[in-house]
A computed fold for a 268-nucleotide RNA from a Candidatus Eiseniibacteriota bacterium, annotated as Bacterial large signal recognition particle RNA. Model confidence (mean pLDDT): 76 of 100. Its Rfam family is "Bacterial large signal recognition particle RNA". Rfam classes the family as a non-coding RNA gene. Clan: SRP clan. The sequence was found by an Rfam model in a public genome assembly.
RNA sequence: UCGUGCUAGACGGGGAGUCAGCGGUGCCCUGUAGCCCGCAAUCCGCUACAGCGGGGUCGAAGUCCCCAUCCGAGGUCCCAACCGGUUUCGAUGUCGUGGAAGCCAAGGGGCUUCGACGGCCAGGUCCCGCGCAACGGGCCACCGCCGAACCCCGUCAGGACCGGAAGGUAGCAGCGGUAGGCGGGACGGUCCGGGUGCCGUGGGUUCCCCUGGCCUGAGCCAACAGCUUUCGCGGCUCGGGAACGGAGGAUCGAGGUGGGGUGCACGG
Repeated sequence: UCGUGCUAGACGGGGAGUCAGCGGUGCCCUGUAGCCCGCAAUCCGCUACAGCGGGGUCGAAGUCCCCAUCCGAGGUCCCAACCGGUUUCGAUGUCGUGGAAGCCAAGGGGCUUCGACGGCCAGGUCCCGCGCAACGGGCCACCGCCGAACCCCGUCAGGACCGGAAGGUAGCAGCGGUAGGCGGGACGGUCCGGGUGCCGUGGGUUCCCCUGGCCUGAGCCAACAGCUUUCGCGGCUCGGGAACGGAGGAUCGAGGUGGGGUGCACGG
């Protein structure tokens, strides 16, 4: 140095979480040249040689082991201070507001000597009582029908009873009525009711409003416009807070790149 057969080893790795710790299943990232079956989250296996059991492939190198890396996806932690948008609170800021209240009457209007504002009187409106009317309801009168087998009335055929007879007594059916029931109930009577009334009458109130009369004699109104008034609402600005994202810092780090290391036996 070549060949053959083996062995160590490899057949993915990482982050967070869990755990005394390690690994796995599960979550996330990365990556593919990186096997199969069984086990497993109040879980499974193990103990620093830290998944276990069974099977298979590759095998001393592109593949196994180690180191470096100011290359590096991604995760975790820190963060008041830098940046971003969101959200929330505040402001004696600022702009708006067809939101509310207030002020003004010298703007535009309206009413007014055919009498403003104000004052007095009366009435209405409003409230209470009574009456009347209308309406509604009950009952009655009235009308019709049914109509008490007997224990309701009158008259009682027939028949019954008493009597020698004259005569008398009770009395069913029928007829007439009554109590009762059912239906109607226009007009009438009576009782009751109230979101009834251009109604009458008595009383109260007279703050507001309306009508009329009298007095007085020049103002009155504020819908619009206005206001360096107050409050509310909204936008912007400024300030504070919150969580989030970015930037920054720490740490782990798949993967990339570079460098180094690693057998045994036999034969040529």